About this RNA
Two RNAs folded together computationally: RNase P RNA and transfer RNA, 421 nucleotides in total.
RNA sequence: CGAGCCGGCCGGAUGGCCGCGGGCGCCAUGCUUGCUACGGUGCCCGAGGAAAGUCCGAACUCCACAGGGCAGGGUGCCGGGUAACACCCGGUGGGGGCAACCCCAAGGAAAGUGCCACAGAAACAUACCGCCGGACGGGCGUCCGGCAAGGGUGAAAUGGCGAGGUAAGAGCUCACCGGCAGCCUGGCGACAGGCUGGCCGGGCAAACCCCACCUGGAGCAAGGUCGCGUAUGGGAGGGAUGACGCGGCCCGCCGACCUCCCGGGUUGACCGCACGAGGCUGCCGGCGACGGCAGUCCCAGAUGGAUGGCCAUCCAUCGACAGAAUUCGGCUUACAGGCCGGCUCGCACG
RNA sequence: UGGGGGAUUGUGUAACGGCAGCACUGCAGACUCUGGAUCUGCCUGUGGAGGUUCGAAUCCUCCUCCCCCAG
Numbered sequence: 001c002g003a004g005c006c007g008g009c010c011g012g013a014u015g016g017c018c019g020c021g022g023g024c025g026c027c028a029u030g031c032u033u034g035c036u037a038c039g040g041u042g043c044c045c046g047a048g049g050a051a052a053g054u055c056c057g058a059a060c061u062c063c064a065c066a067g068g069g070c071a072g073g074g075u076g077c078c079g080g081g082u083a084a085c086a087c088c089c090g091g092u093g094g095g096g097g098c099a100a101c102c103c104c105a106a107g108g109a110a111a112g113u114g115c116c117a118c119a120g121a122a123a124c125a126u127a128c129c130g131c132c133g134g135a136c137g138g139g140c141g142u143c144c145g146g147c148a149a150g151g152g153u154g155a156a157a158u159g160g161c162g163a164g165g166u167a168a169g170a171g172c173u174c175a176c177c178g179g180c181a182g183c184c185u186g187g188c189g190a191c192a193g194g195c196u197g198g199c200c201g202g203g204c205a206a207a208c209c210c211c212a213c214c215u216g217g218a219g220c221a222a223g224g225u226c227g228c229g230u231a232u233g234g235g236a237g238g239g240a241u242g243a244c245g246c247g248g249c250c251c252g253c254c255g256a257c258c259u260c261c262c263g264g265g266u267u268g269a270c271c272g273c274a275c276g277a278g279g280c281u282g283c284c285g286g287c288g289a290c291g292g293c294a295g296u297c298c299c300a301g302a303u304g305g306a307u308g309g310c311c312a313u314c315c316a317u318c319g320a321c322a323g324a325a326u327u328c329g330g331c332u333u334a335c336a337g338g339c340c341g342g343c344u345c346g347c348a349c350g
Numbered sequence: 351u352g353g354g355g356g357a358u359u360g361u362g363u364a365a366c367g368g369c370a371g372c373a374c375u376g377c378a379g380a381c382u383c384u385g386g387a388u389c390u391g392c393c394u395g396u397g398g399a400g401g402u403u404c405g406a407a408u409c410c411u412c413c414u415c416c417c418c419c420a421g
Base pairs, nucleotide, nucleotide: 001346002345003344004343005342006341007340008339009338010337012314013313014312015311016310017309018308020046021045022044023043024042025041026040027039030035031034048321052332053331055330056329057328058327059326060219061218062217063216067251068250069249070248072215073214074213075212076211077091078090079089080088081087092106093104094103095102096101107210108209112208113207114204115203116202128151129150130147131146132145133144134143135142159177160176162174163173164172178199180197181196182195183194184193185192186191223271224270225269226268233262234261235260236259237258238257245253278297279296280295281294282293283292284291285290351420352419353418354417355416356415357414360374361373362372363371368404376392377391378390379389380388397413398412399411400410401409
C1' cells in the first nucleotide's frame, strides 16, 4: 500500500423568533368555599437503531379449578448466563476458507412402519460382461462346479488402499486408515487418547415415529371507577337425571342460570399510563455472556392521535431506512454515507 | 388487534419428492378466389432468496404480495 474478517459508534449540530403536546406551580372561568374540562402564564421535558415484521420469551391483568390425566404444541450435542426463551457466552463434534474467521433443525435407523424414481443382474439382496477348473490338444460354442477381486450402471452396491496367499478369488492373513463392542486414563460433561477383539450390507427422521425436558387460557381494544339513559321489552329452547364455570376430551369440584331471534338506550369522563428485571459513570469478580458494590439522573405518555416554519453559523454523513400507543429481553428484515479499534493474508522498502 | 388460507406460460387450471401437462390466446404452415371453421407445428411458466435430499412446483426457514373470519 492492497485484499479480507470481527467488534463498536453516528445517522446532522448550535443559537434566536413564531407555532404544537405533556408535567409541576400560580392565575382565571364555572359551580359555590372546595374541586376544576377548555384557557393563560413561569420553569422543565418531548420518537428509533431498527419505533418495522408480529417470529419467540416474560412481567402485569382477568377467568376458583392456574386440581389430575389424555391429546395437542415447543425445544433437541455438553456446560453456563438470564425473570425466562427457539436468545446470548464458552466448549465438543462436523462442514467451508491459505488464514483471520464463518456456518450446522447437532438425540435415536439394533422399538416398529415407510421411501430410495430412471438406469442397472441386483437397492434388506443379486450375477449382465467376465476370471478359474473339468468334459482329448488348438480356435469357436455348449454344459457342470467355484468366485464377487476386475469392468459396466448409478447419488449410493459384501468397508478402503498395498503386500502375501489361492485353481481363480475373498479380512483368508498382515501393516496402515474407517466403523463397532469391551476395558483403562483425563474431563462436571459432550467427548478425547490408549489397549484388546473381530469386520457385523447402506442412505433418508426439515419421513411417520421413539426418547429426554418444558408447556392452563385469553390478552391494555387486558381489566377497573364514575356518569348519562332506557324496554330487567316480545318470542322460542335447555337446566337439580345438574346450566354456566375462557381452545378440545375424560374424571373430580361447585351450585343456578344459560343459548338463539326480533327490538330499545348509551358510545361520555377518568384510572390503568410510566420509577422500570431503568439509564449513565467508576471499582471488583469472571476467558466470556454476565453478576456484585458505590455514586448519580428521571429521559414522550397522545386518544381525529403531538416535532413544523424562518434566520444565522458550521460541513460532520450533500441528506438513506424510516414515527411511540402496556412495557421489557431477544430474533429477523430495510438502510445513502461517515468514523474508530483489533486480527489475517499478499506485495514492496528499511 | 387476534386467527386462517393462497401465489404454476398472457388467462384459467392439473401434476403421489422422480421428464411441469391440458384448454383458450399469440405466431407460422396447410386448405380456400378470400375470410371463418378445421388440421399440424412452435414460443412462453412454478412470487423472491436460502436450506434438507441423489433429485424440490411439492418438505423447512425468512421476505414480498393477495384473500377470508372474528372483534

Source information
It holds a member of the Rfam family "Bacterial RNase P class A". Rfam classes the family as a ribozyme.